[in-house]
Context: one part of a larger RNA
RNA sequence: UGACGGGGGCCCGCACAAGCAGCGGAGCAUGUGGUUUAAUUCGACGCAACGCGAAGAACCUUACCAGGACUUGACAUCCCGGUAAUCAUUGUCUGAAAGGAUGAGUUCCCUUCGGGGACGAGGAGACAGGUGGUGCAUGGUUGUCGUCAGCUCGUGUCGUGAGAUGUUGGGUUAAGUCCCGCAACGAGCGCAACCCUUGUCUUUAGUUGCCAGCACGUAAUGGUGGGCACUCUAGUGAGACUGCCGGAGACAAUUCGGAGGAAGGUGGGGAUGACGUCAAAUCAUCAUGCCCCUUAUGUUCUGGGCUACACACGUGCUACAAUGGCCGGUACAAAGGGCAGCAAAGCCGCAACAGCAAGCCAAUCCCUUAAAGCCGGUCUCAGUUCGGAUUGUAGGCUGAAACCCGCCUACAUGAAGUUGGAGUUGCUAGUAAUCGCGAAUCAGCAUGUCGCGGUGAAUACGUUCCCGGGCCUUGUACA
Numbered sequence: 001u002g003a004c005g006g007g008g009g010c011c012c013g014c015a016c017a018a019g020c021a022g023c024g025g026a027g028c029a030u031g032u033g034g035u036u037u038a039a040u041u042c043g044a045c046g047c048a049a050c051g052c053g054a055a056g057a058a059c060c061u062u063a064c065c066a067g068g069a070c071u072u073g074a075c076a077u078c079c080c081g082g083u084a085a086u087c088a089u090u091g092u093c094u095g096a097a098a099g100g101a102u103g104a105g106u107u108c109c110c111u112u113c114g115g116g117g118a119c120g121a122g123g124a125g126a127c128a129g130g131u132g133g134u135g136c137a138u139g140g141u142u143g144u145c146g147u148c149a150g151c152u153c154g155u156g157u158c159g160u161g162a163g164a165u166g167u168u169g170g171g172u173u174a175a176g177u178c179c180c181g182c183a184a185c186g187a188g189c190g191c192a193a194c195c196c197u198u199g200u201c202u203u204u205a206g207u208u209g210c211c212a213g214c215a216c217g218u219a220a221u222g223g224u225g226g227g228c229a230c231u232c233u234a235g236u237g238a239g240a241c242u243g244c245c246g247g248a249g250a251c252a253a254u255u256c257g258g259a260g261g262a263a264g265g266u267g268g269g270g271a272u273g274a275c276g277u278c279a280a281a282u283c284a285u286c287a288u289g290c291c292c293c294u295u296a297u298g299u300u301c302u303g304g305g306c307u308a309c310a311c312a313c314g315u316g317c318u319a320c321a322a323u324g325g326c327c328g329g330u331a332c333a334a335a336g337g338g339c340a341g342c343a344a345a346g347c348c349g350c351a352a353c354a355g356c357a358a359g360c361c362a363a364u365c366c367c368u369u370a371a372a373g374c375c376g377g378u379c380u381c382a383g384u385u386c387g388g389a390u391u392g393u394a395g396g397c398u399g400a401a402a403c404c405c406g407c408c409u410a411c412a413u414g415a416a417g418u419u420g421g422a423g424u425u426g427c428u429a430g431u432a433a434u435c436g437c438g439a440a441u442c443a444g445c446a447u448g449u450c451g452c453g454g455u456g457a458a459u460a461c462g463u464u465c466c467c468g469g470g471c472c473u474u475g476u477a478c479a
Base pairs, nucleotide, nucleotide: 001479002478003476004475005474007473008472009471010470011469012468013467015463016462019427020426021425022424023423026318027317028316029315030314031313032312033311034309035308042053043052064304065303066302067301068300069299070298073127077126078125079123080122089104090103091102092101093100094099108117109116110115129293130292132291133290134289138287139286140282141281142280143278145276150189151188152187153186154185155184156165157164158163169180170179171178195270196269197268198267200238201237203235204234205233206232209228210227211226214225215224216223241264244258245257246256247255248254320420324379325378326377327376328375329374330373336367337366338365341360342359346356347355386417391412392411393410394409395408396407397406433455434454435453436452437451438450439449
């Protein structure tokens, strides 16, 4: 100087407390451990691994296993000789395919006519190749403490020196934020602001959007003329700064209350992550040193596996019902996506869906009926008209192909489960809870992920305690 203390002081955080909803019990989905296996590819392991890499394993992917094949190779550069060799189409036999054997048709571009280029097959070797090892050799990227308020430097001063001071102190703040004081005076990286979005208004523009007034028309609808007022769209500006008033304060910083205002003290949300810590993660995104393999640890194909199943754990979904289930009627979104695409309307089918097919490269058309809600009816507390696992049968869709191993529909079946021990998680407002909608990946496959809106709470006395963190101080057999 740090680190540590079941030392002290001050302060903060859904850290506790006050509340609400869960998890832990059940069934299923998914990840992991373990076990099994020819293989169940590999990585990730307290917080900070475990719906994680994987925004989507039937083949492919695929790295794993079994078997069949290749050896200058699936891919790159160089060399050789020869060929009308390119290119595109295609038949037969064999084979699980890869591949092997054998045919058919056709015959590239430039040229100074010497040749050159492109492409296919063959040959020789230099080499290719490796998701093989080492993340404790590395770059790059990332997590974490933590959006915590800290981390430092120059000059000066003090100390023999390591170092100290500044950065401590009195207040204050979300903040090393600001004020005052002070052997310090300044500065840098962080904080804040500048950026995006949302909340109010102005103005410009008015189609594909809108419809107040006017006219026409319809069973009905901005459907038509017309208009751009309003909504909206998307550009430009304004607006919030403790600016104003009062109290407190040290005449300060600031804080408490009030006015005006759409908004008030960082308005809400996002992006933004200092010096560093963990030899943290990644050699399997990529790059890369060294080591290793080179008729194999490379390449290719078929089939299998990654989907196994006594069990254990994590994360979720669905429930156990009446604030509910079922039936009928009826209302209101936002944000996205669409040409190998989204697909209306009408007709088939109980349905999944199928056939025909308008429109739309989209503020125009479509996905697209939002659902919870509201109105009416029924059930009457039961393992039930709750719950839907499991299983059977018949179908649909995607795709060469759903046996291992996809999703969906109908009928039948109708398991556990009556609110969950010890313990434990999230959340302070348009939040929790609850309700549906969309997208990426994607042929197909979503209870996951990422977004979107609808309905919409309870509680916070407070900081004694648990956890984590910041500053000062103290002790130290620690560095």